[in-house]
RNA sequence: CAACAAGCUGUCUAGGGUUCCGUGGCACAGUAAUACAAUGUGUCAGCUGGUCCGAGAGAUGGCGUAUGGAGCGAUUCGCUUCAUAUACACGGAAGGACAAAAGCCUGGGAGAU
Numbered sequence: 001c002a003a004c005a006a007g008c009u010g011u012c013u014a015g016g017g018u019u020c021c022g023u024g025g026c027a028c029a030g031u032a033a034u035a036c037a038a039u040g041u042g043u044c045a046g047c048u049g050g051u052c053c054g055a056g057a058g059a060u061g062g063c064g065u066a067u068g069g070a071g072c073g074a075u076u077c078g079c080u081u082c083a084u085a086u087a088c089a090c091g092g093a094a095g096g097a098c099a100a101a102a103g104c105c106u107g108g109g110a111g112a113u
Base pairs, nucleotide, nucleotide: 007063008062009061010060011059012058015053016052020050021049022047023045024044025043026042027041028040029039064086065085066084067083068082069081070080071079072078073077088108090111095105096104
C1' cells in the first nucleotide's frame, strides 16, 4: 500500500515458566576474639509472590463491517448520527520462539461429529 469481515486490536483472567527482583538452603567475606544476628558476594531451588508470556473455541471494551431509521450533499452513491447484529465452535501428538514454559504460534490444523 492492497486484500480480508467466522476482520483487527486494547485491558484483564484461566494458565505458564524462570530472564530480572524477591524468598529459602548452603558457602565465603568484612566489621570487634568467639558465637548469633544483620550486611555483602557466590551458588542451588519454581518456591507463595513482583516483572515477564498469555487464550479461535475465556471475560470485557474500542475500531471496523452488515442491515435499517433520520439528516445533509455534488444523490441508485457518499458523509454524519442513532439502533440492531457481529452467530456456532469436540479437538491430539510432534514441533517452534523468547530467559523458559504454556489454552502463545503451528491451529477454526491432523482428526472427530
A computed fold for a 113-nucleotide RNA from Paenibacillus albus, annotated as Guanidine-I riboswitch aptamer. The source organism's lineage runs through Bacteria, Bacilli, Caryophanales, Paenibacillaceae and Paenibacillus. RNAcentral holds the sequence, with entries from Rfam.